Molecule: Bacterial RNase P class A
Organism: Micavibrio sp.
RNA sequence: CCGGAAGGCCGGACGGCCGCGGCGCAAGUCGAGGAAAGUCCGGGCUUCAUGGAAACAGGAUGCCGGGUAACGCCCGGGCGGGGCAACCCGACGGAAAGUGCAACAGAAAACAAACCGCCAAAAGGCCGCAAGGUACUGGUAAGGGCGAAACGGUGCGGUAAGAGCGCACCGCGGACGUAGCAAUACGGACGGCAUGGCAAACCCCAUCCGAAGCAAGACCAAAUAGGGACGGCGCAUACCGCGUUUUCACGGUGUCGUCCGGGUAGGUUGCUAGAGGUCGUUGGCAACAACGACAGGAGAUGAAUGGUCGUCACGGCGCAAGCCGUACAGAACCCGGCUUACAGGCCCUCCGGCCAA
Numbered sequence: 001c002c003g004g005a006a007g008g009c010c011g012g013a014c015g016g017c018c019g020c021g022g023c024g025c026a027a028g029u030c031g032a033g034g035a036a037a038g039u040c041c042g043g044g045c046u047u048c049a050u051g052g053a054a055a056c057a058g059g060a061u062g063c064c065g066g067g068u069a070a071c072g073c074c075c076g077g078g079c080g081g082g083g084c085a086a087c088c089c090g091a092c093g094g095a096a097a098g099u100g101c102a103a104c105a106g107a108a109a110a111c112a113a114a115c116c117g118c119c120a121a122a123a124g125g126c127c128g129c130a131a132g133g134u135a136c137u138g139g140u141a142a143g144g145g146c147g148a149a150a151c152g153g154u155g156c157g158g159u160a161a162g163a164g165c166g167c168a169c170c171g172c173g174g175a176c177g178u179a180g181c182a183a184u185a186c187g188g189a190c191g192g193c194a195u196g197g198c199a200a201a202c203c204c205c206a207u208c209c210g211a212a213g214c215a216a217g218a219c220c221a222a223a224u225a226g227g228g229a230c231g232g233c234g235c236a237u238a239c240c241g242c243g244u245u246u247u248c249a250c251g252g253u254g255u256c257g258u259c260c261g262g263g264u265a266g267g268u269u270g271c272u273a274g275a276g277g278u279c280g281u282u283g284g285c286a287a288c289a290a291c292g293a294c295a296g297g298a299g300a301u302g303a304a305u306g307g308u309c310g311u312c313a314c315g316g317c318g319c320a321a322g323c324c325g326u327a328c329a330g331a332a333c334c335c336g337g338c339u340u341a342c343a344g345g346c347c348c349u350c351c352g353g354c355c356a357a
Base pairs, nucleotide, nucleotide: 001353002352003351004350005349007347008346009345010344012312013311014310015309016308017307018306020031021030022029023028033328037339038338040337041336042335043334044333045213046212047211048210058209059208060207061206062205063077064076065075066074067073078092079090080089081088082087093204094203098202099201100198101197115144116143117140118139119138123137124136125134126133127132152170153169154168155167156166157165171193172191173190176187177186178185179184217269218268219267220266227260228259229258230257231256232255233254238253239252240251241250277294278293279292280291281290282289283288313326314325315324316323317322
């Protein structure tokens, strides 16, 4: 210098004027983000339900160890895959519990199978007097062909041709030993190979999970309906009550007033200091934790956070004067994550190649 890998950061600055929201008597002061987004996980908080606990159903997660309030997140490790490498990616438990599935092609797709090819050694058939010939019965999974996948691979021996049929190495299997907390790795024997693949098919195993959400919920409270208490008027020809019938009386049904209660509109609250941040020290490979210090003013709700001018910065265009642009996007109870979007720019570390000293 070229190409690549990993991590982190900024994401216009300052000032004037006008405008909007919160707070304040006023002067004034404060006023979006790294994702405020998607609402995909995990919690706090609240209400509802429930005697406690467990189980069933349903859902989620799924190598091991650690971190955390918790997680499907993060860190470290293992294994598998990709890359020369830095490094990246992985739903990564169980297929010898059971059920099921496999298009097309192909002879055959799971207690294997003979389409082509190979085999005349043995037994039979056919032809031949015989020697022998012939793949009809048959043997063969080495070779070809089909397929995503064809019942371990390579080599030597072996054989009629073949075949774990025998042997060596590799793979595989269940034990054993060594190292490791573990996942797992390594090792020498043993076994001739048995149990093909798919669980992001049902299923089995282990662990976790009550539901709904700030329009949760709490309070104040015009109005309306229905309700209650007390008092006034009335008791009328009606109805109800005091066991039945008649009559009378009383109470109520009626109406008016006051109060309680109710809870709509509206208002208040929940509401922003939080499992929080920055810096340092210590422990830890790290995620993170402990301790100390410091700073600390969004809180709207028909929903504020904007516009414009000047100077500067960066980028683009232009000979120049100058012109244009500065992303993605915007709080709505709060917090921890994940995912997605993002003009342009900066920092640091590492890998490969080339050149020079």